[in-house]
RNA sequence: GGCCCCAUCGUCUAGCCUGGUUAGGACGUCAGCUUCUCAAGCUGAAGACACGAGUUCAAAUCUCGUUGGGGCUA
Numbered sequence: 001g002g003c004c005c006c007a008u009c010g011u012c013u014a015g016c017c018u019g020g021u022u023a024g025g026a027c028g029u030c031a032g033c034u035u036c037u038c039a040a041g042c043u044g045a046a047g048a049c050a051c052g053a054g055u056u057c058a059a060a061u062c063u064c065g066u067u068g069g070g071g072c073u074a
Stems, first nucleotide, its partner, number of pairs: 001073007010027004020057001029045005050066005
């Protein structure tokens, strides 16, 4: 250089192929309840689609490009 794969809450991950409900779950965090206290348990809350453009009535999902990471090959 060429080709291929990946990027979603703090972490891990589902959803993408086949576009359409408020993007779901686990752990963690915060608040409350419970307890003499802590832990455990219960209830609730905050929290994410790498970036840009295109297609579309509608994009996390399809297309192109960029950035970052990984692999194969010379």
The RNA shown here (transfer RNA) has 74 nucleotides and comes from a Candidatus Omnitrophota bacterium. Taxonomically the source falls in Candidatus Omnitrophota (Bacteria, Pseudomonadati). The sequence is in RNAcentral, with records from ENA. Its mean pLDDT, the model's own confidence on a scale to 100, is 81. It matches the Rfam family "tRNA". From the family's description: Transfer RNA (tRNA) molecules are approximately 80 nucleotides in length.